[in-house]
Molecule: c-di-GMP-I riboswitch aptamer
Organism: Desulfatibacillum sp.
RNA sequence: GUCUCUUUUUGCCAAACCUGUCGCAAGACAGGGACGGAAAGCCACGGGUCCCAGUUUUAGGGGACUGCCGGGCCGCCGGC
Numbered sequence: 001g002u003c004u005c006u007u008u009u010u011g012c013c014a015a016a017c018c019u020g021u022c023g024c025a026a027g028a029c030a031g032g033g034a035c036g037g038a039a040a041g042c043c044a045c046g047g048g049u050c051c052c053a054g055u056u057u058u059a060g061g062g063g064a065c066u067g068c069c070g071g072g073c074c075g076c077c078g079g080c
Stems, first nucleotide, its partner, number of pairs: 003079002012037002017032006035067001041073003045070003048065005
C1' cells in the first nucleotide's frame, strides 16, 4: 500500500422499555437497561420514511431519522 476474513486479541457501540430534561411534534440529551451490530464511527450529499405550519388553487418551505438504503471520509485486529 492493496485485498480479504471474523476462526484470533484488546476492547467498542447500545434497540425496546423505564426515569428526568428540552421540543408543537417527529425526535434529541443524560442515567438505567441490552435487542442486536465487524464499522450500529463521522457526514443529512442522493433516495426513502416521519413531523410541523399554511392552503383546499398551485408551487413550494422548515425540521427529524446515519440502528432504512446508497455514497464519501476515518479507525481496530489477523493474514498475504